[in-house]
Context: one part of a larger RNA
RNA sequence: UUGGGCGUAAAGCGCGCGUAGGCGGCAUGUUAGGUCGGGUGUGAAAGCCCGGGGCUCAACCCCGGAAGUGCAUUGGAUACUGGAAGGCUAGAGUACCGGAGAGGAGGGCGGAAUUCCAGGUGUAGCGGUGAAAUGCGUAGAUAUCAGGAGGAACACCGGUGGCGAAGGCGGCCCUCUGGUCCGAUACUGACGCUGAUGUGCGAAAGCGUGGGGAGCAAACAGGAUUAGAUACCCUGGUAGUCCACGCCGUAAACGAUGAGUACUAGGUGUUGGAGGUAUUGACCCCUUCAGUGCCGCAGCUAACGCAUUAAGUACUCCGCCUGGGAACUACGGCCGCAAGGCUGAAACUC
Repeated sequence: UUGGGCGUAAAGCGCGCGUAGGCGGCAUGUUAGGUCGGGUGUGAAAGCCCGGGGCUCAACCCCGGAAGUGCAUUGGAUACUGGAAGGCUAGAGUACCGGAGAGGAGGGCGGAAUUCCAGGUGUAGCGGUGAAAUGCGUAGAUAUCAGGAGGAACACCGGUGGCGAAGGCGGCCCUCUGGUCCGAUACUGACGCUGAUGUGCGAAAGCGUGGGGAGCAAACAGGAUUAGAUACCCUGGUAGUCCACGCCGUAAACGAUGAGUACUAGGUGUUGGAGGUAUUGACCCCUUCAGUGCCGCAGCUAACGCAUUAAGUACUCCGCCUGGGAACUACGGCCGCAAGGCUGAAACUC
């Protein structure tokens, strides 16, 4: 490279936006680059192949033919593909009427609880465990009552519920703001899909500067346990966890399943719409669109399982894999304040 693959065996980039490129709806005439077939020229000789001949045969040699799948040129064909032209509306989009939502950003407010502070009541214990001890407490703790301070998180509702591209998002109100769904018409007229490079977002931890610090809690200290116990349990406790701004760019970033389109039995639940029947209205029942679960046929699969939310049947584009270890390494390069990240071998060995 060909071929084969990527849910769990090696393999889907963490996720968007999007450049180049690749691919691209219906019908018309036009062109004839690709494509198809014809003519002409060329495609040296030798060799290969076919026929014939010469050395006694053969190898070898000689003669003739074919072939040389190619290239150039010329005149044609027009289904497909490409180009240019005008057109269409089923893809895509815009406008309109409504809808749901922890989607994002900023500001404000609230109650419960923990801790702390000062005070009242009150007295000998509290706390903690398997059992204890360290610890706290007669300088009055724990318990209890009312008051105050401060930070962080939002019980119930809450749900294989919702929203978001992913990471993720949960008290209430206000402001700003993104996406999305249903419905009915009108409009634009292929404006589409994918996407190397690029660019943006990206949990937690970590880093820089400044704040904040209630609870929790790496490190650390002590008490236990134990043969030991640099642990599991207990008492403390600092970074951190929180806020602002700037970095980092990773993850079992998982559905371990890239994106888009079309097609392929059903059954049942649920969320948001629209409609029908019925009705005073609503519920119930039925249909349909969009999402989200479970079960299950065909088909697929090594099996497990997947199964209209495919891992089925096809097409388009991107990414990735190629025995295990060495190695999420070394070297080099790029990025980073650092920690480190990205790219990424070989010797050797099984």
Notes: A computed fold for a 350-nucleotide part of an RNA from an uncultured prokaryote, annotated as small-subunit ribosomal RNA, central domain. RNAcentral holds the full RNA, with entries from ENA. Model confidence (mean pLDDT): 90 of 100.